[in-house]
This is a predicted structure of a 333-nucleotide part of an RNA (large-subunit ribosomal RNA, domain IV) from a bacterium. Rfam family: Bacterial large subunit ribosomal RNA. Gene Ontology terms of the family: ribosome and structural constituent of ribosome. Its mean pLDDT, the model's own confidence on a scale to 100, is 86.
Context: one part of a larger RNA
RNA sequence: CCCUCGUUUAGGAACUCGGCAAAACAGCGGCCGUAACUUCGGGAUAAGGCCCGCCCCGACUCAAAUCGGGGCUACAACAAAAGACUCCCUGCGACUGUUUAUCAAAAACACAGCUCCCUGCAAAAGCGUAAGCUGAAGUAUAGGGGGCGACGCCUGGCCAGUGUCAGAACGUUAAGGCGACUUGUUAGUCUUUAUGACAAAGCAGGAAACUGAAGCGCUGAUGAACGCCGGCGAUAACUAUAAUCGUCCUAAGGUAGCGAAAUUCCUUGUCGGGUGAGUUCCGACCCGCACGAAUGGCGUAACGAUGGGGAGACUGUCUCAACGAGGGACUCG
Numbered sequence: 001c002c003c004u005c006g007u008u009u010a011g012g013a014a015c016u017c018g019g020c021a022a023a024a025c026a027g028c029g030g031c032c033g034u035a036a037c038u039u040c041g042g043g044a045u046a047a048g049g050c051c052c053g054c055c056c057c058g059a060c061u062c063a064a065a066u067c068g069g070g071g072c073u074a075c076a077a078c079a080a081a082a083g084a085c086u087c088c089c090u091g092c093g094a095c096u097g098u099u100u101a102u103c104a105a106a107a108a109c110a111c112a113g114c115u116c117c118c119u120g121c122a123a124a125a126g127c128g129u130a131a132g133c134u135g136a137a138g139u140a141u142a143g144g145g146g147g148c149g150a151c152g153c154c155u156g157g158c159c160a161g162u163g164u165c166a167g168a169a170c171g172u173u174a175a176g177g178c179g180a181c182u183u184g185u186u187a188g189u190c191u192u193u194a195u196g197a198c199a200a201a202g203c204a205g206g207a208a209a210c211u212g213a214a215g216c217g218c219u220g221a222u223g224a225a226c227g228c229c230g231g232c233g234a235u236a237a238c239u240a241u242a243a244u245c246g247u248c249c250u251a252a253g254g255u256a257g258c259g260a261a262a263u264u265c266c267u268u269g270u271c272g273g274g275u276g277a278g279u280u281c282c283g284a285c286c287c288g289c290a291c292g293a294a295u296g297g298c299g300u301a302a303c304g305a306u307g308g309g310g311a312g313a314c315u316g317u318c319u320c321a322a323c324g325a326g327g328g329a330c331u332c333g
Stems, first nucleotide, its partner, number of pairs: 001328008010319002014317001019314001029051004037042001039150001053072007073077001078083001085312007092304002097109002113148007125134003151299004156229003161226002163222005170217003176211002181206005188198003230248005257291001258288001269285005
């Protein structure tokens, strides 16, 4: 010096990213007493107090337990061991659960519940080349899939684009069908003889028009489908601001609620609170760089080895270190 323990004057978080670690609290025994809030169950062992051994007597008693009075000992009577620190504000997630076996336990996943879509049964969906199987020995109060995620109050506008569903008149549209017309080949015919011309049938090839489904175009519906939800200029008798007006664009221009937020760049915004002092925190404001309504919005009691801030208690975390014990390191053997 290192590791694991123990003790410490004065101070008491000044340590530090952060009370990390340690200390302390004192105990699901009894009595008293308990706030906000609340889904009336909770919150609650809230918080905060007092008591606890043994002997004798009395009350209620058959007894135990309990209560009252008196006494005994010790530093201490729940005498050992084991056995909660508490409170306040706030974010997130309702909750109990689940998870990265071996750096993450969470605000991630799941969850009851809500909603949308598909499915009438040889169901839809899934596995398999198939047979076949699951779904299900079920039958729409059933089964499958997607999203949101208790509960409360709610869930606004846009169907132009994309998707889905429905529609069938018209346009477009494949193979195929039909096949006008046409090409090659040559029996033959003609003229003449040549390396000539024409050319039936058959065979082989090309091919217009016509016919020809879904799809696409087209018409409509649909957002708890994918998604999207404006700009500029002016205006009130101080100033400022703009209920108001003009104009351009759009499918429509963000409603309620919330808001410097797990979202705010400027930003340590401004004001208030808390502190001696507060880039954090809490409450407000709203010019929201770039919240916003089931990729849910805003609240919310209870819950959490959850995130942030504060207070008490307590301490070697620190001012600032000291001493002790055991085990190492080190020296010697």